[in-house]
RNA sequence: CACUUAUCCAGAAAGACGGAGGGAAUAGGCCCUAUGAAGUCUUGGCAACCCUCAGCACUCACCCGCUGAAAGGUGCCACAUCCUACCGACCGGUUUCCGGCACGGAAUGAUAAGUA
Numbered sequence: 001c002a003c004u005u006a007u008c009c010a011g012a013a014a015g016a017c018g019g020a021g022g023g024a025a026u027a028g029g030c031c032c033u034a035u036g037a038a039g040u041c042u043u044g045g046c047a048a049c050c051c052u053c054a055g056c057a058c059u060c061a062c063c064c065g066c067u068g069a070a071a072g073g074u075g076c077c078a079c080a081u082c083c084u085a086c087c088g089a090c091c092g093g094u095u096u097c098c099g100g101c102a103c104g105g106a107a108u109g110a111u112a113a114g115u116a
């Protein structure tokens, strides 16, 4: 890098350095930012997966399932994956088209675990 599975409307601070960008890509929007962006470091926090332990349930037993806890491995700490784009539903209109839409699905992306 690729593939598979699961989750993504919740949650989570401050300081130092830094010095103009940032919110994945393309496009259109919208937002953050000199009252200091990206990035690096320190401390703190959140809790998705894995790991450990305990309990519940099932079983001959294990595994799978559920609940809880400490700490660890990653991750994360503006705005829904910031919104839209593709398909469908629904609503409205000047109706073979246009607009709206926190409704559903897909796609894309992110994270975790596993595989090669």
Base pairs, nucleotide, nucleotide: 002115003114004113005112006111007110008109013043014042015041016040017039021032022031023030026085027084028083029082044077045076046075048074049073050072052069053068054067055066056065086105087104088103090100091099092098093097
The RNA shown here (SAM riboswitch aptamer (S box leader)) has 116 nucleotides and comes from a Bacteroidota bacterium. Its Rfam family is "SAM riboswitch aptamer (S box leader)". Its family is annotated with regulation of gene expression in the Gene Ontology. The prediction has a mean pLDDT of 80. The sequence was found by an Rfam model in a public genome assembly.